[in-house]
């Protein structure tokens, strides 16, 4: 760092540095934050992708457990946008509001390079 494949409205604290920002940013909202941001360290945890463990057996798949390899630990990935569409209010044209579903980014494991 590039391709593949998978997932998400759940979950889960303290204490030390640090001293204004931080939520992925391009915008445009909203929200954390000197009662103490972002970073780094400790210690605790929360979940189960991958290993090792049982059933299968060509594999998919399922199941137990949390030792190991990661990763989380504010708010749907905090909403929204490009695309499909429902509803409701104004209405000249249209517009606003508010719900549904697919995607695209991004994260995260794991495989391959």
């Nucleotide at each position: 760092g590039a391709u593949u494949u998978a997932u998400g409205a759940a979950g889960a604290a303290g204490g030390g540095u640090g001293g204004a920002g931080a939520g992925a940013u391009u915008a445009g909202g909203c929200u954390c934050u000197g009662u103490g941001a972002a970073u780094c360290c400790c210690u605790g945890g929360c979940a189960a992708c991958c290993u090792a463990c049982c059933u299968g057996g060509u594999a998919a798949a399922g199941g137990a457990a949390a030792a190991g390899g990661u990763g989380c630990c504010a708010a749907u990935a905090c909403c929204u946008a490009a695309c499909c569409u429902g509803u409701u209010c104004a209405u000249u044209u249209u517009g606003a509001a508010u719900g549904g579903g697919a995607a695209a980014u991004a994260a995260u494991a794991a495989a391959u390079u």

Model confidence (mean pLDDT): 79 of 100. SAM riboswitch aptamer (S box leader) from a Bacteroidales bacterium, 113 nucleotides, folded computationally. The source organism's lineage runs through Bacteria, Pseudomonadati, Bacteroidota, Bacteroidia and Bacteroidales. It matches the Rfam family "SAM riboswitch aptamer (S box leader)". About the family: The SAM riboswitch is found upstream of a number of genes which code for proteins involved in methionine or cysteine biosynthesis in Gram-positive bacteria. Rfam links the family to the GO term regulation of gene expression. Of the family's consensus pairs, 94% are formed in the model. The sequence was found by an Rfam model in a public genome assembly.